[in-house]
RNA sequence: AGAGUUUGAUCAUGGCUCAGAUUGAACGCUGGCGGCAUGCCUAACACAUGCAAGUCGAACGCGAAAGUUCCUUCGGGGGCGAGUAGAGUGGCGGACGGGUGAGUAACGCGUAGGAAUCUGCCCUAAAGUGGGGGAUAACCCGAGGAAACUCGGGCUAAUACCGCAUAAUCUCUACGGAGUAAAGCAGGGGACCUUCGGGCCUUGCGCUUUAGGAUGAGCUUGCGUCAGAUUAGCUUGUUGGUGAGGUAAAGGCUCACCAAGGCUACGAUCUGUAGCUGGUCUGAGAGGACGAUCAGCCUCAUUGGGACUGAGACACGGCCCAAACUCCUACGGGAGGCAGCAGUGGGGAAUAUUGGACAAUGGGCGAAAGCCUGAUCCAGCAAUGCCGCGUGUGUGAAGAAGGCCUGAGGGUUGUAAAGCACUUUCAAUAGAGAAGAAAAUAUCCGAGACUAAUAUUCUCGGGAGUUGACGUUACCUAUACAAGAAGCACCAGCUAACUCUGUGCCAGCAGCCGCGGUAAUACAGAGGGUGCAAGCGUUAAUCGAAGUUACUGGGCGUAAAGCGUGCGUAGGCGGAUACUUAAGUCGGGUGUGAAAUCCCCGGGCUCAACCUGGGAACUGCAUUCGAUACUGGGUAUCUAGAGUAUGGUAGAGGAAAGUGGAAUUUCCGGUGUAGCGGUGGAAUGCGUAGAUAUCGGAAAGAACAUCAAUGGCGAAGGCAGCUUUCUGGACCAAUACUGACGCUGAGGUACGAAAGCGUGGGGAGCAAACAGGAUUAGAUACCCUGGUAGUCCACGUUGUAAACGAUGAAAACUAGUCGUUAGGCUCAUUCGUGAGUUUAGUGACGAAGCUAACGCGUUAAGUUUUCCGCCUGGGGAGUACGGCCGCAAGGCUAAAACUCAAAGGAAUUGACGGGGGCUCGCACAAGCGGUGGAGCAUGUGGUUUAAUUCGAUGAUACGCGAAGAACCUUACCUACCCUUGACAUCCUCAGAACUUGUCAGAAAUGACUUGGUGCCUUCGGGAACUGAGUGACAGGUGCUGCAUGGCUGUCGUCAGCUCGUGUCGUGAGAUGUUGGGUUAAGUCCCGUAACGAGCGCAACCCCUAUCCUUAGUUGCCAGCGAUUAAAGUCGGGAACUCUAAGGAGACCGCCGGUGAUAAACCGGAGGAAGGUGGGGAUGACGUCAAGUCAUCAUGGCCCUUACGGGUAGGGCUACACACGUGCUACAAUGGGAAGUACAGAUGGUUGCUAAGCUGUGAAGCGGAGCCAAUCCCAAAAAGCUUCUCGUAGUCCAGAUUGAAGUCUGCAACUCGACUUCAUGAAGUUGGAAUCGCUAGUAAUCGCGAAUCAGAAUGUCGCGGUGAAUACGUUCUCGGGCCUUGUACACACCGCCCGUCACACCAUGGGAGUGGACUGCACCAGAAGCGAGUAGGCUAACCGAAA
Repeated sequence: AGAGUUUGAUCAUGGCUCAGAUUGAACGCUGGCGGCAUGCCUAACACAUGCAAGUCGAACGCGAAAGUUCCUUCGGGGGCGAGUAGAGUGGCGGACGGGUGAGUAACGCGUAGGAAUCUGCCCUAAAGUGGGGGAUAACCCGAGGAAACUCGGGCUAAUACCGCAUAAUCUCUACGGAGUAAAGCAGGGGACCUUCGGGCCUUGCGCUUUAGGAUGAGCUUGCGUCAGAUUAGCUUGUUGGUGAGGUAAAGGCUCACCAAGGCUACGAUCUGUAGCUGGUCUGAGAGGACGAUCAGCCUCAUUGGGACUGAGACACGGCCCAAACUCCUACGGGAGGCAGCAGUGGGGAAUAUUGGACAAUGGGCGAAAGCCUGAUCCAGCAAUGCCGCGUGUGUGAAGAAGGCCUGAGGGUUGUAAAGCACUUUCAAUAGAGAAGAAAAUAUCCGAGACUAAUAUUCUCGGGAGUUGACGUUACCUAUACAAGAAGCACCAGCUAACUCUGUGCCAGCAGCCGCGGUAAUACAGAGGGUGCAAGCGUUAAUCGAAGUUACUGGGCGUAAAGCGUGCGUAGGCGGAUACUUAAGUCGGGUGUGAAAUCCCCGGGCUCAACCUGGGAACUGCAUUCGAUACUGGGUAUCUAGAGUAUGGUAGAGGAAAGUGGAAUUUCCGGUGUAGCGGUGGAAUGCGUAGAUAUCGGAAAGAACAUCAAUGGCGAAGGCAGCUUUCUGGACCAAUACUGACGCUGAGGUACGAAAGCGUGGGGAGCAAACAGGAUUAGAUACCCUGGUAGUCCACGUUGUAAACGAUGAAAACUAGUCGUUAGGCUCAUUCGUGAGUUUAGUGACGAAGCUAACGCGUUAAGUUUUCCGCCUGGGGAGUACGGCCGCAAGGCUAAAACUCAAAGGAAUUGACGGGGGCUCGCACAAGCGGUGGAGCAUGUGGUUUAAUUCGAUGAUACGCGAAGAACCUUACCUACCCUUGACAUCCUCAGAACUUGUCAGAAAUGACUUGGUGCCUUCGGGAACUGAGUGACAGGUGCUGCAUGGCUGUCGUCAGCUCGUGUCGUGAGAUGUUGGGUUAAGUCCCGUAACGAGCGCAACCCCUAUCCUUAGUUGCCAGCGAUUAAAGUCGGGAACUCUAAGGAGACCGCCGGUGAUAAACCGGAGGAAGGUGGGGAUGACGUCAAGUCAUCAUGGCCCUUACGGGUAGGGCUACACACGUGCUACAAUGGGAAGUACAGAUGGUUGCUAAGCUGUGAAGCGGAGCCAAUCCCAAAAAGCUUCUCGUAGUCCAGAUUGAAGUCUGCAACUCGACUUCAUGAAGUUGGAAUCGCUAGUAAUCGCGAAUCAGAAUGUCGCGGUGAAUACGUUCUCGGGCCUUGUACACACCGCCCGUCACACCAUGGGAGUGGACUGCACCAGAAGCGAGUAGGCUAACCGAAA
């Protein structure tokens, strides 16, 4: 210090999440030691038991017992115990210490001050301490009660209580005076006195009064101290005064009277929450959160109230009352208060021992010893935290074994272990240490002080002895053994760390994004690794990261965010000069800012944590002295801001009144006749009762064409015929005047489009609602015909709009250019005007700058200042509740639960659009022929079946894989068999291999049987083959084409797809590749921040069209000769055709035109061929998780006497049906018959098969020839010539069926093809729809081949005959380029809205109901305090006395 997450990618906005630190923590797993800390955060819930506040005999009166000892009359008595234990009176202390945080938003706390106070014990000082009195507890006796306890009688003491005396610097005062105190105790002692107790003297302590101090406490003031305005008004002792009372003390603290005040937007009151602080955690800081332990203050003590005592309390371990609860009870009545320390129950995720000691520190009492002290010091429990230590160190490669992985070689665990050598911290055992923590009091000695005193007492010094809970202490030493001591989390990214197995959207994980649907580094386990370590993770919580509330330090055109607009109150801010002041501001001093903490420098525990000394700091407050630039206050002056006056200017600025023409509609009248109107097309509607049209007249209401304009005016909304009246504002020019009068503006107030509402008018047109007609699947719409509110006017109301420039107001500064509106000035002028300049508006572009970008840019979104408003993730929601406003509609203000990880902005690349432009293609159009109807063939779906094997399924499946299912094929079904297997390799054993025949069987197979003994040899054996056996393995057309390779289809033979460098952009990206032309083409040319390049296009390759050269057999035959019925048949020829090798030829090359002088296009010449001549091969980057695991290959998974293998039979050929692709037809451009002519390209030895013969024919017999330019299949057919048929279900068509045959084949039943005879179905040109084709093409005609025993209407080829049409690109489909919109990116087969149904979650409403808090009024009224009244008591007082 950042990171992940919105997107295909990008930038920015914005939320969510993570990494850090921390904790009084808890939970899970684990756990060796020590030190130092810490430990009920919840129920201020209830508490058993023990302890936590006593002490003093030197204030006082009493006063045992056990035990022991002596005496004894044996009943007992005395001494010691002992003036002890023990109560009681009295004093001091129980107001401290300890606990808790319920309450409290307050002078409670913090900080700094103040005056009207008290203060026991303590200190200083002054004075005093005289003399009397009467009671009472304890105790004894008695009584009541269950108890707690109480009552009566009697005795007694005091430092208990009460007078008297004395007294002021004390109190009161009328200033004359008056009033008010005390207590003794202990030690010592020379003389004197004594009732022998003592007096007396002295010392100490105590007591009383006063003054002062110290300490503590009370009161009071300034400032600071949480949230909510959906809490806006609160207050009657309230605010003040006078007087009185009261208090320790000021004060409405209380009361009487008087006045009517006091607080509040700088937030009163109310509500919620909360002890406050030093500090703690975090943070760079500013801040934020918190307030355990320690320390200061406050508060409370079961709940509520109250006082008493006292120096101090309205009192934690005191009292009284009320309440709730618990306990005891004899039912009459009593007792209690752990928020003290332990402990128990309960609550809870959760928090310890019913320990030891007063040794230390401190407290209470005491003269002291001492006693008490759950304060405290220690120990125990707990990894709760911080800190420290250890669990060994060195060596050790055969890189052991085992584990895991593997590409099978190895790698890794890993020097890790073992082994060898060494050490012993800690723990263990034993010893030592009685280290330090401890100095005192009392006692002894000495000195000094007091004193009459060498007593006593006090102070100081010295010596001796005594005191330890912790404690089996710390520390040290010895002994022995590596011996007793490592886990937890994580390993997809963030985030350090990777593999295997299992699982298969299951189980599960997850902080966020997200993993898991058969190859999961994300689940679970393992191996390995990473991190931390006696801990590690998780959860909860706080701060940080978060500049995500922004003071430091954010924003508001489009991301959330400028009020619709003015005026203006409070407030905030404010021009120039001078003087003054010193509030802000700045500097110095003083006081304070407790200690602890933090920080720095030291010191002590072996270090550290921890403890400790000193310093700094505590950023604050108060006070005082100074400074005066700036801000503020005051005074005076100024004119640049602002305003006023004078003269002009423009304007749909506003209000009211009047008035005008065009148009619409209606009415009246005329002309006139059949339609009008309306639409995409119609219909509803109007019209023969006369419409529409047209002419004339009348009425009414509303709106103001042209001018008219990124023109004008206004604050905004908004404003438009013309005239008049009234009226607001702006601008310009020149002077004069006022003298900061200004800007903004929370609340407030005014205006505020349209629609709506109220009352009353008005109503031509238009027109929600409504009606009808259309459209449509529907059409509560769009379109049409009507039509009411409304629109208009007046007066009210509403108060909202995308009220927008989505841009608050004001001021200053910062390049320009070009328009336009209203003025001024200067110059020129042809008097029309033009040029320049200067103000104020209103526009376009643009520099710097800004911006996430888009864009803004003197009219800022630039640079600054002032003030206001507003924002803080999306949804819920501008909603609910509450309040205010409104007649209502509704408006303003304005949440939460819950839910999501995004929502949103700008720009980029694609894709898409029933967006645009350009353009191409048999895409449409123009044509020709088909399909769809029939029959049949074939494929598919469906159905059926034991099986009808499997795959292909829009285009891009369906005469497809299959170039050919009777068996085989064959993968399917049934039945029967085999299990190292039909096939491969290895091992062992045996045997030649092989073969004849019989029987069983459907065959496979089995049983028996015949023949046969091979080859090589070093004589051991070997090679090949066969059989048997064992296990490794074979085998699988089993699954996954969504794990794959390869191959293929499609977009598409479409013209595209990219890269390097450069440039532009924050970036994704852009540019290049766009633009102007051109092309079949990203083909080429020009232009150009691009310049080049690659894969594609084209060309190079093959066939074909022309010619030439070469070569002539099996091909050819012009000329010469020969033969034949004929014939290249023969001699011969090499010309031609042809064959097959090599060349030539075509390139917009030439001419003309067009074009930009280019590229190119058009026309022409020549040429066999002309503008890629025709055809083929050739398929860019990529798309469709396209197809194929059944061609093949292959990962993983699965089967292994079967999902493998063999055999036979069946099936793939089924058949209500639907679809695709074809064949044959429906006939006369035809059918039939006869005759006759012309191809090309193939194939052929398991073959093609001639002649000849037989058969009606398929074919048979036959066998010449041919391994092919030689022979054969082989007949080409349409065509041509002649005859016939005459428009009919026919002399068309041929399905179906019967009979008889032929051929192939082991075998034609399921299930072949063909032949002959007979039979003669549908069909007379095919609905919606749809396909192919642009020239040697379509159409039509036949021929051949592959596969193949046989079996084409299919497929692939071949030639014969041989058209029509294309105006053109509006439309359909598909493609390309540019551009535009987008909320799409799985990309329009996208995205996405609402209702409904079901389930679940949260929230609102809900007849009500229960609880809590609270305001006001009231019933009832304890204890207590005060007062009044009445009665009583006695010791004082009063009193003549009792």
This is a predicted structure of a 1442-nucleotide RNA (small-subunit ribosomal RNA) from a metagenome. The coordinates come from a structure-prediction model, not an experiment, and the mean pLDDT is 83.